This is a predicted complex of two RNAs, RNase P RNA and transfer RNA, with 494 nucleotides together.

[in-house]
RNA sequence: UCAGACGGUCGGAUGGCCGCGCCGGCGCAAUGGGGAAACCCGCGUCGGUGAGGAAAGUCCGGGCUCCACGGGAACACGGCGCCGGAUAACGUCCGGCGGGGGCGACCUCCGGGAAAGCGCCACAGAGAGCAGUCCGCCCGCCCGGUUCGCCGGGCGCGGUCAGGGUGAAAGGGUGCGGUAAGAGCGCACCGCGUCCCUGGCGACAGGGACGGCACGGCAAGCCCCGCCGGGAGCAAGACCGAAUAGGGACGGCAGGGACCGCGGAGCGAUCCGCGGGCAGGCCCGAGACGCGUUCCCGCGUCCCGUCCGGGUAGGUCGCGUGAGGCGGUCGGCGACGACCGUCCCAGACGAAUGGCCAUCCAGCGCCGGUCUACGGGCCGGCGUGGACAGAACCCGGCUUACAGACCGUCUGACCCG
RNA sequence: GCGCCCGUAGCUCAGCUGGAUAGAGUGUCGCCCUCCGAAGGCGAAGGUCGCAGGUUCGAAUCCUGCCGGGCGCGCCA
Numbered sequence: 001u002c003a004g005a006c007g008g009u010c011g012g013a014u015g016g017c018c019g020c021g022c023c024g025g026c027g028c029a030a031u032g033g034g035g036a037a038a039c040c041c042g043c044g045u046c047g048g049u050g051a052g053g054a055a056a057g058u059c060c061g062g063g064c065u066c067c068a069c070g071g072g073a074a075c076a077c078g079g080c081g082c083c084g085g086a087u088a089a090c091g092u093c094c095g096g097c098g099g100g101g102g103c104g105a106c107c108u109c110c111g112g113g114a115a116a117g118c119g120c121c122a123c124a125g126a127g128a129g130c131a132g133u134c135c136g137c138c139c140g141c142c143c144g145g146u147u148c149g150c151c152g153g154g155c156g157c158g159g160u161c162a163g164g165g166u167g168a169a170a171g172g173g174u175g176c177g178g179u180a181a182g183a184g185c186g187c188a189c190c191g192c193g194u195c196c197c198u199g200g201c202g203a204c205a206g207g208g209a210c211g212g213c214a215c216g217g218c219a220a221g222c223c224c225c226g227c228c229g230g231g232a233g234c235a236a237g238a239c240c241g242a243a244u245a246g247g248g249a250c251g252g253c254a255g256g257g258a259c260c261g262c263g264g265a266g267c268g269a270u271c272c273g274c275g276g277g278c279a280g281g282c283c284c285g286a287g288a289c290g291c292g293u294u295c296c297c298g299c300g301u302c303c304c305g306u307c308c309g310g311g312u313a314g315g316u317c318g319c320g321u322g323a324g325g326c327g328g329u330c331g332g333c334g335a336c337g338a339c340c341g342u343c344c345c346a347g348a349c350g351a352a353u354g355g356c357c358a359u360c361c362a363g364c365g366c367c368g369g370u371c372u373a374c375g376g377g378c379c380g381g382c383g384u385g386g387a388c389a390g391a392a393c394c395c396g397g398c399u400u401a402c403a404g405a406c407c408g409u410c411u412g413a414c415c416c417g
Numbered sequence: 418g419c420g421c422c423c424g425u426a427g428c429u430c431a432g433c434u435g436g437a438u439a440g441a442g443u444g445u446c447g448c449c450c451u452c453c454g455a456a457g458g459c460g461a462a463g464g465u466c467g468c469a470g471g472u473u474c475g476a477a478u479c480c481u482g483c484c485g486g487g488c489g490c491g492c493c494a
Base pairs, nucleotide, nucleotide: 001413002412003411004410005409006408007407008406009405010404012360013359014358015357016356017355018354020050021049022048023047024046025045026044027043028042032041033040034039052388056399057398059397060396061395062394063393064233065232066231067230077229078228079227080226081225082096083095084094085093086092097111098109099108100107101106112224113223117222118221119218120217121216134164135163136160137159138158139156140155141154142153143152144151145150172190173189174188175187176186177185191213192211193210194209195208196207197206198205199204237317238316239315240314247308248307249306250305251304252303255284256283257282259276260275261274262273263272264271265270287302288301289300290299291298292297324343325342326341327340328339329338330337331336361386363384364383365382366381367380368379369378370377371376418490419489420488421487422486423485424484427443428442429441430440445461446460447459448458449457467483468482469481470480471479
């Protein structure tokens, strides 16, 4: 200098003008306004404070609140899964182990169990699960040929799994020996299994002995083993508290009209007087009906009035001191923990956190000058220009989106000293 | 806030559970039929199976994470 790996931080700055939410002080409005009540509310001025690393997706884990529950265990269902640690907890994080990738820094893995059981392994292929002879090789017999070395063909409920071929996968791999040809048939090394020793808390690693190989793959198929899990969610929940409907208590005295007959008044609609029915039904009004055979009385149902209690609409709280931020010391490889100091830092609800202007800072483009090791650097001017996205009970993680800038540690290659 | 479903050809859908060839109807295009068109007949093209990663010999299908769309529930009588 180039190429790369890992970790962390920031994610426009300053000023002016106008505006918004919340909190506090002061002044005015005030015998105030809205509302049934609960409760809420104005204007001016001063001061304080006001989004994020993801506030997002709502994928995990907790706090908090209510509901259920005498304790324990089992079953079902769901989740997790190498080992040790961290933590309130976790599927998160840290440190290791093992497999895989990279020259390397480093990255990556839902990484328990397939000799408990069930299931699946298409097509191709002779054979796909305690398998198998298609070609080939070898042996035996027969036939034909022969230069007598052998060659070709046929047969065998013969041998063979070494070679070819199929397939993702064919019952260990490489080499030497051995054999009619072959074969863990024998041997060495590697792999695998069992046992033992050493190191380690452990996953595991190293070594030794034995075994001739039995035990293919899939559990992100069922399943087995171990561990964890009561349910719901701030529209949780607490308090205040209309109308309507429903619940409870108490009370509910009685008639008039319309209709029919007669008489009268008026052009007429209709009105007046007397009598009748006068049980009920219809209208006004408040009462009406049923049962107890009838009255009194009692009970029940409907209706009306007053009062009470629960819930709803509505209002207030929950709601900002917290597994909190910042700085330091100590312990630990680290995640993290302990201690000390310091700070108070959004709380809306048809939902504030904004707009304009000026100067600057990155970045990008163009022009001019200058230097050059030709990659580019530096200076000046003009233009452009800052992403993803926005709290809604809170916190710890994960995942996803994100213009660009900065810092630290490390690796490889080349060059110079 | 909680629970659930869907995404496959231009359109409407099957296939997914139980893995191995991506299909149906309709639409489009070409040919035939007809004087011409429609209808009919024959044939063809057309697919990142929403996206990415993983498991597996093999993924539309199984697992995980995203993207887009849709539905239901929560107060009372």
The prediction has a mean pLDDT of 76.
It holds a member of the Rfam family "Bacterial RNase P class A". From the family's description: Ribonuclease P (RNase P) is a ubiquitous endoribonuclease, found in archaea, bacteria and eukarya as well as chloroplasts and mitochondria. Rfam classes the family as a ribozyme.